Predicted 3D model of a 72-nucleotide RNA (transfer RNA) from a Candidatus Omnitrophota bacterium. The organism belongs to Candidatus Omnitrophota, within Bacteria.

């Protein structure tokens, strides 16, 4: 230097045009003599970063950044 994939919360991880599900954690709270379970609640106002299509972008397009595998 070419190509493919891939970045979404403290971690994992769907969503592929119309204001982002789901687990894990944490934090509050119920229950309990006190803890564990278990139950309810809370948590993404820069979806990697900047521009472009659009009435609307996590989604569609280009450059860029960072990871990964590969070619060389």
């Nucleotide at each position: 230097g070419g190509u493919g994939c891939g970045g979404u919360a403290g971690c994992c991880a769907a969503g592929u045009g119309g204001c982002a599900a789901g687990g894990c954690a944490a934090c509050g709270g119920u229950c309990u003599g006190c803890a564990a379970a278990a139950c309810c609640g809370u948590u993404a106002u820069u979806c990697g970063u900047c521009g472009g299509u659009u009435c609307g972008a996590u989604u569609c397009c280009g450059a860029c950044c960072c990871g990964c595998a590969c070619c060389u």
The coordinates come from a structure-prediction model, not an experiment, and the mean pLDDT is 81.
RNAcentral holds the sequence, with entries from ENA.
It matches the Rfam family "tRNA". It is annotated as a transfer RNA.